[in-house]
């Protein structure tokens, strides 16, 4: 320089005419005194997501609080904030690049991207199909052995005993390349039986490498690696990381599956809530419950206490309150006119400072929508960005201008977004 992705920042401007909302001023009109309307000057007037409605607050209401149980959330560690399932900075897996140790197993720096990152040795469930066999040894499809045992075949040698020649000392003796029960070696086959090292099937086969040792193997047993598990050093707030020494112990995998740990956890919502001023039937009609007791009082009443229908505390229980001109339902009537809640904020914007950072903290500045069927649009001109088209170029000509509109208010997420500008990583291309 070019393309991609992740992030962050802006996201059209400037003039004139009209017309729109609201605040403050000053000058009027109505006016049921709650209000309501004109005019003139003067100040403002939509978002980074104003969107989803997915967290967490603030604010109001439920009369004030508690325990138990359930149900929901969240889940490496420190640290920031009012809090949060947010954000910062680390650990640790896992993958990919690039350097680079080692004979091998295995590591080691450094970058990138990503993680729904408590517990599998507290228990229970799953892991299909394929495979011999899927989990504290369960397993034999090809296969290796066959030391011990068996059994069959070639060859060899060994032989009781027989055959045949011979000789003599008449029962021996010596030869044979004959037969032979039975027996041995070699090498061969198949079997009992042994093996799980090799190959196969699988997402996963129960650590590797390299030796010794065995019939053939298998941590069986040695060295060396990785992993558990114990037990200690060091460094670190800490998650952890590293050193050591013991033990051949090798203990699968899933918890956005029950399940177990630890930590938090009310509902509802501005149509919340609060208040003024009107009207109108404090109207009927069904049910429930209370009117008990002591004092004082002539007497209305006035203190204290008991019951007790319903009702309130977060889903349930438990407890605690409230409560007699009283609760529950039904039916009918009347208003629906107006304040306030409403925008001063966990607040913006510069500056300094502490801090790897998210942030803190100190000081100056500023006021930046307040509608209520619900505001800012129209038109006309002139640039800006981009795309296309033509030119040798300066120009020319078209067309395009993103996603999108508050309604209690803040902080987070997440989804949408034409272009631009910067930051970081990947991959190419040139040039040195």
């Nucleotide at each position: 320089c070019c393309u991609g992705u992740g992030c962050a920042u802006c996201g059209c401007u400037c003039c004139g005419u009209c017309g729109c909302c609201u605040c403050c001023u000053u000058c009027g009109c109505c006016u049921c005194c709650g209000g309501g309307u004109g005019a003139a000057g003067g100040g403002g007037g939509a978002g980074g997501a104003a969107a989803g409605u997915c967290c967490g607050g603030g604010c109001a209401u439920u009369g004030c609080a508690g325990g138990g149980c359930g149900c929901c959330g969240u889940g490496c560690u420190u640290c920031c904030u009012a809090a949060c399932g947010g954000g910062a900075a680390g650990g640790g897996g896992u993958g990919c690049c690039g350097u680079u140790g080692g004979g091998a197993a295995c590591g080691a720096c450094g970058g990138c991207a990503u993680c729904a990152c408590g517990g599998a040795a507290a228990g229970u469930g799953c892991c299909a199909c394929a495979g011999a066999a899927a989990g504290g040894g369960a397993g034999a499809c090809c296969g290796c052995c066959g030391a011990u045992c068996g059994u069959c075949g070639c060859a060899g040698c060994c032989a009781a005993g027989g055959g045949a020649a011979g000789g003599c000392c008449c029962g021996c003796c010596u030869u044979c390349g004959c037969c032979a029960a039975g027996g041995c070696u070699u090498c061969g086959g198949c079997g009992a039986g042994g093996c799980a090292a090799g190959g196969g099937u699988g997402a996963a086969a129960a650590g590797g490498u390299g030796g010794a040792g065995u019939a053939a193997g298998u941590g069986c047993c040695c060295a060396c690696c990785a992993g558990u598990g114990c037990c200690g050093g060091u460094g670190g707030u800490g998650a952890c990381a590293u050193c050591g020494g013991c033990a051949g112990c090798u203990u699968g995998g899933u918890a956005a599956a029950c399940c177990c740990c630890a930590c938090g956890g009310a509902a509802u919502g501005a149509a919340a809530g609060a208040c003024c001023a009107a009207a109108u039937a404090g109207g009927c009609c069904g049910g429930g419950g209370a009117u008990g007791c002591g004092c004082c009082g002539c007497a209305a009443g006035g203190c204290g206490u008991g019951a007790g229908a319903g009702g309130a505390c977060g889903g349930c229980c438990c407890g605690u309150c409230c409560g007699a001109u009283c609760c529950c339902g039904g039916c009918g009537g009347g208003u629906a006119g107006g304040u306030c809640g409403a925008u001063c904020g966990a607040g913006g914007u510069c500056c300094g400072u502490c801090g790897u950072g998210a942030g803190g903290c100190g000081g100056a500045u500023c006021c930046c929508a307040g509608a209520u069927a619900g505001a800012u649009g129209a038109c006309g001109g002139a640039g800006g960005u981009c795309c296309g088209c033509u030119g040798c170029a300066a120009g020319g000509c078209g067309g395009a201008u993103a996603c999108a509109g508050g309604a209690c208010c803040c902080g987070g997420c997440u989804u949408a977004c034409a272009g631009a500008u910067g930051c970081a990583c990947a991959g190419g291309c040139c040039u040195u």

This is a predicted structure of a 432-nucleotide RNA (Bacterial RNase P class A) from a Flavobacteriales bacterium. Its mean pLDDT, the model's own confidence on a scale to 100, is 76. Rfam family: Bacterial RNase P class A. Rfam describes the family as follows. Ribonuclease P (RNase P) is a ubiquitous endoribonuclease, found in archaea, bacteria and eukarya as well as chloroplasts and mitochondria.